[in-house]
RNA sequence: CGAGCCCGUCGGACGGCCGCGGUCGCGAGACCGAGGAAAGUCCGGACUUCACAGGGCAUGGUGCUGGGUAACACCCAGGCGGGGUGACCCGACGGAAAGUGCAGCAGAAAGCAAACCGCCGAUGGCCCGCAUUGCGGGGACAGGCAAGGGUGAAACGGUGAGGUAAGAGCUCACCAGCGCCCCGGGCGACCGGGACGGCUUGGCAAACCCCACCCGGAGCAAGGCCAAACAGGGACGCCGGUGGCCCGCCGAUCAAGUCCCGGGUAGGCCGCACGAGCGCACCGGCAACGAUGCGCCCAGAUGGAUGGUCGUCCACGACAGAAUCCGGCUUACAGAUGGGCUCGCAGA
Numbered sequence: 001c002g003a004g005c006c007c008g009u010c011g012g013a014c015g016g017c018c019g020c021g022g023u024c025g026c027g028a029g030a031c032c033g034a035g036g037a038a039a040g041u042c043c044g045g046a047c048u049u050c051a052c053a054g055g056g057c058a059u060g061g062u063g064c065u066g067g068g069u070a071a072c073a074c075c076c077a078g079g080c081g082g083g084g085u086g087a088c089c090c091g092a093c094g095g096a097a098a099g100u101g102c103a104g105c106a107g108a109a110a111g112c113a114a115a116c117c118g119c120c121g122a123u124g125g126c127c128c129g130c131a132u133u134g135c136g137g138g139g140a141c142a143g144g145c146a147a148g149g150g151u152g153a154a155a156c157g158g159u160g161a162g163g164u165a166a167g168a169g170c171u172c173a174c175c176a177g178c179g180c181c182c183c184g185g186g187c188g189a190c191c192g193g194g195a196c197g198g199c200u201u202g203g204c205a206a207a208c209c210c211c212a213c214c215c216g217g218a219g220c221a222a223g224g225c226c227a228a229a230c231a232g233g234g235a236c237g238c239c240g241g242u243g244g245c246c247c248g249c250c251g252a253u254c255a256a257g258u259c260c261c262g263g264g265u266a267g268g269c270c271g272c273a274c275g276a277g278c279g280c281a282c283c284g285g286c287a288a289c290g291a292u293g294c295g296c297c298c299a300g301a302u303g304g305a306u307g308g309u310c311g312u313c314c315a316c317g318a319c320a321g322a323a324u325c326c327g328g329c330u331u332a333c334a335g336a337u338g339g340g341c342u343c344g345c346a347g348a
Base pairs, nucleotide, nucleotide: 001344002343003342004341005340006339007338008337009336010335012313013312014311015310016309017308018307020033021032022031023030024029035319039330040329042328043327044326045325046324047219048218049217050216060214061213062212063211064078065077066076067075068074079093080091081090082089083088094210095209099208100207101204102203116149117148118145119144120143123142124141126139127138128136129135130134157175158174159173160172161171162170176200178197179196181194182193183192184191185190223270224269225268226267232261233260234259235258236257239251240250241249242248277296278295279294280293281292283290284289314317
């Protein structure tokens, strides 16, 4: 200099004026006012309410190990497998000798065996010769084989030797793989070494399924409080009776009136903004993260606010906007920028 990998940060700046939402204030006014994703609503929680003695089944989810966390399908560190020259990246990564199922095209054959070309034809027929309990030859039938060719993403371990009629883990050596045991290292996943065994058991479980673990339902329109009007219930009052009157009692209770009541609509308030909070310093830890100290208060609407304009400047501004809150994941994003690392070329 060129090409790349990983981890972050910012995402127009400053000021004036006028608006809009909120908090405080008697008032003047002061202060605050979208995001890294506020998004998709895909996971995990807080909170609320309903249900619930305990246990089981079904459904759903998760699936290497250790740690972090309120929790997780997230994060960190590691193991194993795969990719890359490398920095580094990707992986739902338990079980396919419990069972069921699936596999287009090609191909003989796709799971338990099978044979298109091919090889053989030892053995038993057929044919020919010598010549006869036999020997030899040829074709090829029955039959044997899976070495070679060919198909496929994948064809039942690989190489070599023995063996055979031809062949084959049929036998043996080495290698790979499987099972099991021992020794050493590691908390563990696992790694390194050694011995033995039968000689080999294909793929797919984000197919059913099996195993282990986890999970009750609904969701802020949750849920709670106050509470008109109309209708309803009750008391008083009014009317009648009890010889007249008052109390009391009985009846009648239709309308108007006064008061009370429950449930609860309209409407209003709370939930609702101090929180698993943010910044800095320091300590523990490889890290995720945790402890301590100091400082800070950071939208809260309900037809739902965050805009307009002017001045200066630049690289001329992307994706996009809260609605109960928090931790993640995923997706979108013009441009600017910090740190660490790899490979190639050249120079000193």